The RNA shown here (transfer RNA) has 71 nucleotides and comes from an Acidimicrobiia bacterium. It was read from a public genome assembly.
RNA sequence: GCGGGUGUAGUUCAAUGGCAGAACGUGAGCUUCCCAAGCUCAAGACGCGGGUUCGAUUCCCGUCACCCGCU
Numbered sequence: 001g002c003g004g005g006u007g008u009a010g011u012u013c014a015a016u017g018g019c020a021g022a023a024c025g026u027g028a029g030c031u032u033c034c035c036a037a038g039c040u041c042a043a044g045a046c047g048c049g050g051g052u053u054c055g056a057u058u059c060c061c062g063u064c065a066c067c068c069g070c071u
Base pairs, nucleotide, nucleotide: 001070002069003068004067005066006065007064010024011023012022013021018054026042027041028040029039030038047063048062049061050060051059
């Protein structure tokens, strides 16, 4: 330099052109003499920019980071 892949919550992962979910974790409450465990509730995310579309996390282009291969 060229090609391919991945990027979603604090972490590990889903999902699909029409409300973005789970587990663990975090906070609050209940329970308990206390702790742990358990139960309930809550906060929290689609790498960035642009385009297409009534509507984009999803499709397209660019860009950034990481990984793999080729040279």
NCBI's taxonomy places the organism under Bacteria, Bacillati, Actinomycetota, Acidimicrobiia.
Model confidence (mean pLDDT): 81 of 100.
Rfam family: tRNA. Rfam describes the family as follows. Transfer RNA (tRNA) molecules are approximately 80 nucleotides in length.